[in-house]
The prediction has a mean pLDDT of 80. This is a predicted structure of a 268-nucleotide RNA (Bacterial large signal recognition particle RNA) from a Solirubrobacterales bacterium. NCBI's taxonomy places the organism under Bacteria, Bacillati, Actinomycetota, Thermoleophilia, Solirubrobacterales. Rfam family: Bacterial large signal recognition particle RNA. It is annotated as a non-coding RNA gene. Its Rfam clan is "SRP clan".
RNA sequence: CCGUGCUAGGCGGGGAGGUAGCGGUGCCCUGUAUCCGCAAUCCGCUCUAGCGGGGCUGAAUUCCCCUCCGAGGGGUUCCGCUCCGGUUGCUCCGCUGUUCGGGGCGUCGAUGGUCCGGGUCCCGCGCGGUGUCGGCUUGCGAACCAGGUCAGGUCCGGAAGGAAGCAGCCUUAAGCGAUCACCGGCAGGCGCAGCGGGAGUACCCGGGCCGGAGCCGCGGACGAGCGAUCAGGCGCCGGUAAGCGGACUCUCGACGAGGGGUGCACGG
Repeated sequence: CCGUGCUAGGCGGGGAGGUAGCGGUGCCCUGUAUCCGCAAUCCGCUCUAGCGGGGCUGAAUUCCCCUCCGAGGGGUUCCGCUCCGGUUGCUCCGCUGUUCGGGGCGUCGAUGGUCCGGGUCCCGCGCGGUGUCGGCUUGCGAACCAGGUCAGGUCCGGAAGGAAGCAGCCUUAAGCGAUCACCGGCAGGCGCAGCGGGAGUACCCGGGCCGGAGCCGCGGACGAGCGAUCAGGCGCCGGUAAGCGGACUCUCGACGAGGGGUGCACGG
C1' cells in the first nucleotide's frame, strides 16, 4: 500500500417551549436520512443524561473535532403603524387686505376737491291696502199695545145703508241673518312714484366748476388678522398594554464549504 473479516461509531439536525437538568412524543425551521413499543393531566434517564427489542452500514465523500458561511428561531433596547386621551394649529364658513399675472372703465376726462339738488332719517297730510263697525241691497220677521184688505161673527138702523173690527193674507217697524261690489266712520309696529315741514355727522345718486391720470377687488392668485364652527380629516403633544413592521446588537443555529483527526485482526 492492497485484500478479507470485525469493532467504535452512524442510520438526520436545529429552534422555542417544557424540565433541577438531559433526551423524547407534540409545535416550528431545514432537509430526505431504518423498523417496532412507551409518552403532555406526559414517557424514560442523571453531566456517561431517552429506555427496551430488531435491521442496515461501517474506518472513511459516509464517523469525530475546529473554523467559515448562513436558512430559520429567540432576547434587550430604539423607531414607525394600528390603539387611547388631549390640543386647538390647519382644513370648513363669514368679515377686512394686496396686485406679480388677467379683465373692465378712463383725456368723449380717472381718483380727489368745492358748490347745488335729491335720497337714506323724523313729523304731518294725502293715497292705497288691512281689520272692524254702520249704511245701501236682500231674506225672515208682529195673537194684542203697526198699516192695508178685512171671511165669519158683532153693533147702529124700520129699511136703504153705515160703524168698529178678530182670524187669514199682504206690506212693514224693532230685531235676527246673508253675499260680492258701493258709500261712510274708527284704528295702527302695513305700504309709498305723492305733497309739505324738519334734521343734517355720515353714506348714496345726479348736475355745475377746479384739476389732470389714474381708478375698480370684478374672476384668478396670495397673505395676515378677527370672528364663528367644533362633525370628520390632517398636524402637534402624551400614554404604554397588546399586535404588526423595521434598525442596531446579543444568542442558538440546519444545510453547505474548508481544514484536521481517528481503530482491531488475518493475509499478501